[in-house]
A computed fold for a 368-nucleotide RNA from a soil metagenome, annotated as Bacterial RNase P class A.
It matches the Rfam family "Bacterial RNase P class A". The family's RNA type in Rfam is ribozyme.
The coordinates come from a structure-prediction model, not an experiment, and the mean pLDDT is 76.
RNA sequence: GAGUCGGCCGGGUGGCCGCGGCUCGGCAGUGACCGGGUCGAGGAAGGUCGGGGCUCCACAGGGCAGGGUGCUGGCUAGCGGCCAGUCGGGGUGACCCGCAGGAAAGUGCCACAGAGAACAGACCGCCGAUGGCCCCGAUGCUCAUUGAGCAGUGGGGCACAGGUAAGGGUGAAACGGUGCGGUAAGAGCGCACCAGCGCCCGGGGUGACCCGGGCGGCUCGGCAAACCCCACCCGGAGCAAGGCCGAACAGGGGACGGAUGCCCGUCCGGUGCCUCCUCGGAGGCCCAGUCCCCAGGUAGGCCGCAUAGAUGGAUGGCCACCGCGCCGCCUCCGGGCGACGCACAGAACCCCGCCUACAGGCCGACUC
Numbered sequence: 001g002a003g004u005c006g007g008c009c010g011g012g013u014g015g016c017c018g019c020g021g022c023u024c025g026g027c028a029g030u031g032a033c034c035g036g037g038u039c040g041a042g043g044a045a046g047g048u049c050g051g052g053g054c055u056c057c058a059c060a061g062g063g064c065a066g067g068g069u070g071c072u073g074g075c076u077a078g079c080g081g082c083c084a085g086u087c088g089g090g091g092u093g094a095c096c097c098g099c100a101g102g103a104a105a106g107u108g109c110c111a112c113a114g115a116g117a118a119c120a121g122a123c124c125g126c127c128g129a130u131g132g133c134c135c136c137g138a139u140g141c142u143c144a145u146u147g148a149g150c151a152g153u154g155g156g157g158c159a160c161a162g163g164u165a166a167g168g169g170u171g172a173a174a175c176g177g178u179g180c181g182g183u184a185a186g187a188g189c190g191c192a193c194c195a196g197c198g199c200c201c202g203g204g205g206u207g208a209c210c211c212g213g214g215c216g217g218c219u220c221g222g223c224a225a226a227c228c229c230c231a232c233c234c235g236g237a238g239c240a241a242g243g244c245c246g247a248a249c250a251g252g253g254g255a256c257g258g259a260u261g262c263c264c265g266u267c268c269g270g271u272g273c274c275u276c277c278u279c280g281g282a283g284g285c286c287c288a289g290u291c292c293c294c295a296g297g298u299a300g301g302c303c304g305c306a307u308a309g310a311u312g313g314a315u316g317g318c319c320a321c322c323g324c325g326c327c328g329c330c331u332c333c334g335g336g337c338g339a340c341g342c343a344c345a346g347a348a349c350c351c352c353g354c355c356u357a358c359a360g361g362c363c364g365a366c367u368c
Stems, first nucleotide, its partner, number of pairs: 001368009011322007019040008042344001046355002049353005054238004066234005071085005086100001087098004101229002106227002108223003123168002125164003130161002132158006139151005176194006195219001197216008242303004251294006257268004269287002272285005323342003327338004
C1' cells in the first nucleotide's frame, strides 16, 4: 500500500417553544383549564420470510392426499436459526461460497448446432485384408483358323459392397487419458501407468468422511429448482384474535289510568268497539301511553396492553457552542474565517431468528 474476518458507535451539551402517557397540586371560573414532576423509538422499530407465546375454532386412533425440510454432530422452547466439522467450488493468501439425500427403482427431458445426444453415430477423412468390377503377365485344359473359352494363380487399379470412433468438424456434453504393441485401417483388441466406478479387507473418526491394500468388468453421461423414491416435520385462523359491560330503535313478557299533592282536591288521551239502562251515566274490551323485567350484543366503552404506547396513530422545531466531513478564501504554513452537510429510517400484541437499507467513524485479529 492492497485486502480478509469479527465487534462497536450512529453526532454531543445547554437554553427556548411545542407534542403524547402517568402522577401531584391549584381555582369566583372544575375545563379539550393552569402549573410542577417523571417517562417517551431502532440497530434495523423496516420486509412480514421462518418459529414460539397468547386467543378462538376444530380434534378418539391410524392412514391417504397436500405442503415443507434435506451432508454430519451439537445447541435451542422452536425454526428454513446458530456453532463446530465433512465434501465440492473459488482465491497467491487471510478467507469466501454452496437449493450438499437418491440418476445402478422406474418414467421423462437434453434447446441450437451437428451424421450422431445414451445400451449412439459413418458427414469429411482413413482402409478396402475379404467379396465385387477393370487391366496386364505367365501356366494348365478344351475347341481349334492367326484365335476364343474356362480354371486356379501373380501384379496393378477402382472405391461398389463393406470395415473403421485414431484424426477433422458440431456442441455445455460425442461413450476414459498417455504411451507401446497390434491391424488392411483402426479400436481396452492386448499390455504398462494414471483417473473413475463397484465389491472386499485393515486402520482412524460419535458421525458425515478420510488413509492404505486387493479384486473386478474395462468405463457405466447430465438434469430430481422434471415426475418420482427415501427420511423427518406440519390442524385452521389471527390482537380487526378474543373477553367483559352495553345504549337508542325494533322484539318478547308483565303491571297500571297518568301527573301534582300529606290528604281533600285540581288538571290531562281516542269523531274506537260491546253490553245494560232512569238517555245521561255505569261496567267491560281494544289501541295508544307510562313503568318494570328478559333475551340478543349493534353504536359505544373497558380489558387484552407492556417501566413509550394510541379513538388513524405523540416522540418535533429553533438558537448557541463543540465534534466530524467537504468546499471556498486568507496564511507568518502552526493555522484562521465563512458557507453547506451529519445517513438508513421511525414502534402498534409480545418474544426469538433471518433478510434487506444505511453518510461517516472507532477497535481488535489476520493475509499478501